[in-house]
RNA sequence: GCGGAUGACCGGACGGCCGCGGCCCUUCGGGGUCGAGGAAAGUCCGGACUCCAUGAGGCGAUGGUGCCGGGUAACGCCCGGCCGGGGAAACCCGAGGGAAAGCGCCACAGAAAACAGACCGCCCCGGGUGCGCCCGGGGUCAGGGUGAAACGGUGGGGUAAGAGCCCACCGCGGGCCUGGCAACAGGACCGGCACGGCAAGCCCCACCAGGAGCAAUGCCGAAUAGGGGCCCCAUGCGGCAUGAUCCGGCGGCGCAAGCCAAGGGAUAUCUCCGCAGGGACGUCUCAGCCCGGGGCCCGGGUUGGCAGCUCAAGCGCACCGGUAACGGUGCGCUCAGAGGAAUGGUCGUCGAAGGGGCCUCGGCCCCGGAACAGAAUCCGGCUUACAGGCCAUCCGCGCAU
RNA sequence: AGGCCAGUAGCUCAAUUGGCAGAGCAGCGGAUUCCAAAUCCGCAGGUUGGGGGUUCGAUUCCCUCCUGGCCUGCCA
Repeated sequence: GCGGAUGACCGGACGGCCGCGGCCCUUCGGGGUCGAGGAAAGUCCGGACUCCAUGAGGCGAUGGUGCCGGGUAACGCCCGGCCGGGGAAACCCGAGGGAAAGCGCCACAGAAAACAGACCGCCCCGGGUGCGCCCGGGGUCAGGGUGAAACGGUGGGGUAAGAGCCCACCGCGGGCCUGGCAACAGGACCGGCACGGCAAGCCCCACCAGGAGCAAUGCCGAAUAGGGGCCCCAUGCGGCAUGAUCCGGCGGCGCAAGCCAAGGGAUAUCUCCGCAGGGACGUCUCAGCCCGGGGCCCGGGUUGGCAGCUCAAGCGCACCGGUAACGGUGCGCUCAGAGGAAUGGUCGUCGAAGGGGCCUCGGCCCCGGAACAGAAUCCGGCUUACAGGCCAUCCGCGCAU
Repeated sequence: AGGCCAGUAGCUCAAUUGGCAGAGCAGCGGAUUCCAAAUCCGCAGGUUGGGGGUUCGAUUCCCUCCUGGCCUGCCA
């Protein structure tokens, strides 16, 4: 210098004037302060928070995750490692448990697609021969061809021809030893070829999950016809008596309507207590709770306010622990909060990409004018979009020293 | 903002233990007719919304993106 790999950052800058939204102050003229993003997006995962059909435990159904170890509030995310694949390398990619628990599928082609089987071919025996071969019985899967895939591969021995039939190496399986927390790796030994592929088909194993969502939810106000229809399931008995209610009213207050009220009585109803029964996302048990609630549709009114709402698993810096993700400690900072919703316009200076011209090939001049996008309860991730710029580390090649 | 559903020929729809993507209407050509319509015969037309993955093989199974559509508040 060229080519490549990985990670991080910025993503128009500064100033004047005029506007917009929130909050605070105000002498009501105004003033101060703050005001989009790395994805605010897709809504694909995980949480916080709130409500619903109470809580705990067991079994089940459904959904999800899936090499090993760690991080985290949690995750399908992240970090480190293992194994497999790609690359010359830096490095990249992998939904990567189980197919000897069971079921299912493997089209076409092919002889045969999974308890093996025998089309061509090869070999043996018997018979017939017109000496080319044909018929019958048997052996064989080494060769042929088909396919995505053919029942271990290569070489040698062996045989009538062959075959793990035997041997060596590789592959496979088994327990053992060594290293590692583990996934796994390495080693020697033994076995003898049994065990094709698909689980992003059912399934098995392990682990994790109740549902809905800030238009959740709570409170205040206004207004209306405090309405109508259909459907579903469900409670009985006994007791106490002042807590309601009812009967009655010693007495007191007040001009009056009326108000307060001792002591007493009743128990149909409500409340309370007991017993039995019943109820509740599938089911069972226990505790507690409830026994008048639930669902759908039509019609009416309103289009207001407050809370939730943003100080948070927050951000920055330093140190410490850790390979890292991350964790801890200390110091500093406060960074839109709202309702269909503000975050803009213009001028000046500077300006990346792109286009044109000149030209001494290194520059000069002119035009031009900034990607994707945009908060709506809030966080942690993933994914997708993104003009251009810049930094760091690493790999390969060439040249120079 | 939150939640949910769909996408196959020009239009409306089919396609299941994953195995050659089909039907009706519309279109084109021919026959019939004096010319048309109707009718009959034939033909063409597909990135199964895009991309990636699993698999021998994907409309179908999985992931991701795009497009279109639907629902919702308060009071009684």
Two RNAs folded together computationally: RNase P RNA and transfer RNA, 477 nucleotides in total.
Rfam match: Bacterial RNase P class A.